[in-house]
RNA sequence: GUCGCGUGCGAGUGGGAACCGCUGGCGGACAUGCGCCGCUGGAGGAAAGUCCGAGCUCCACAGGGCAGGAUGCCGGGUAACGCCCGGGCGGCGAGAGCCGAUGGAAAGUGCCACAGAGAGUAGACCGCCGAUGGUCCGGUUGGCUUCACGGUCGCCGGACACAGGUAAGGGUGAAAGGGUGCGGUAAGAGCGCACCGGGCCGGCGGUAACGUCGGUCGCACGGUAAACCCCAUCCGGAGCAAGGCCAAGCAGGGACGAGGAGCUGCCCGCUCCAUCCGAGUCCCGGGUAGGCUGCACGAGGUUCGCAGUAAUGCGGAUCCCAGAGAAAUGGUUCCCCGUCGCUUCGGCGAUGACAGAACUCGGCUUAUUCGCACGCCACCCCC
Repeated sequence: GUCGCGUGCGAGUGGGAACCGCUGGCGGACAUGCGCCGCUGGAGGAAAGUCCGAGCUCCACAGGGCAGGAUGCCGGGUAACGCCCGGGCGGCGAGAGCCGAUGGAAAGUGCCACAGAGAGUAGACCGCCGAUGGUCCGGUUGGCUUCACGGUCGCCGGACACAGGUAAGGGUGAAAGGGUGCGGUAAGAGCGCACCGGGCCGGCGGUAACGUCGGUCGCACGGUAAACCCCAUCCGGAGCAAGGCCAAGCAGGGACGAGGAGCUGCCCGCUCCAUCCGAGUCCCGGGUAGGCUGCACGAGGUUCGCAGUAAUGCGGAUCCCAGAGAAAUGGUUCCCCGUCGCUUCGGCGAUGACAGAACUCGGCUUAUUCGCACGCCACCCCC
């Protein structure tokens, strides 16, 4: 320098300035306006999906079991988790590294498509063999029988591939009942042996998962649990529209109870309503609209130190940082930056990731652009 790998950060629709707004809080003035002035706070790494785990709240709840759901190598972290960290094992990569629902298939059941002879109490299509048995041919100096030809029993050699043997090789398949080699055999086969793999037992290392060494067993246990199932652990429900407080009007209950309203400021008068099926006034409980609260000091941020490989924990200092009506968090202009297009090389035009709070927090997942820092791998060049 070029390719990569990992970890951790930052980010208003890029940066800066000016002006004009929106909204929460506090203060002030005028004196009470949904107003004015000032100060100050105002989106994210995912605020998203609502997939896990919690806090908080209400409801339910003696205890135990069944059913159901979730998780699933080991150790650690945490308020908790299906999350995170470290390790083991398996796979991938030249490597840094990456990926894995990664308990149990010797409790039982089921399934293994197509192809294939056979898919789990294995099997025989091609092939190999055909020792043994069978059939046939040839030989025979053997036995029995015959006067002899001949027959028959046997022996030797050969043929057939009929019975049968075999599972080396071929073929099918994702998978064919350990693999390679030597011996062995009629041909073969853990049939025998060596090595590898595997089961069991033991020693050693490790907290453990597991690793390693030795002995032993010819090999018993094909795969599938994201099939039922078994084992272990965990799990009550609903959610801030939770919940709490205050409380018009209407309706209800109780007490008192004969007047009340308008013309009209007062008197008179008139009209209307009411007079026990009772106006009106007061009180009561529940509670609608509405208001307040929950609701912003929190498993909080920044920074330093210590412990730890790390996740993380402990301690010190310091900071207060959105909170609603489901509605605010913005706009304009100028300069600069990046990208793209055009260019007479002076510039001109377009454009700026994904998205966006609503009770809060820890995770995961998904969307997405640009930049930075640190550590590491491989190759090349230079000193």
Bacterial RNase P class A from a Gemmatimonadales bacterium, 383 nucleotides, folded computationally. The prediction has a mean pLDDT of 78. The sequence was found by an Rfam model in a public genome assembly. Lineage of the source: Bacteria > Pseudomonadati > Gemmatimonadota > Gemmatimonadia > Gemmatimonadales. Rfam family: Bacterial RNase P class A. Rfam links the family to the GO terms tRNA processing, dimeric ribonuclease P complex and ribonuclease P activity. From the family's description: Ribonuclease P (RNase P) is a ubiquitous endoribonuclease, found in archaea, bacteria and eukarya as well as chloroplasts and mitochondria.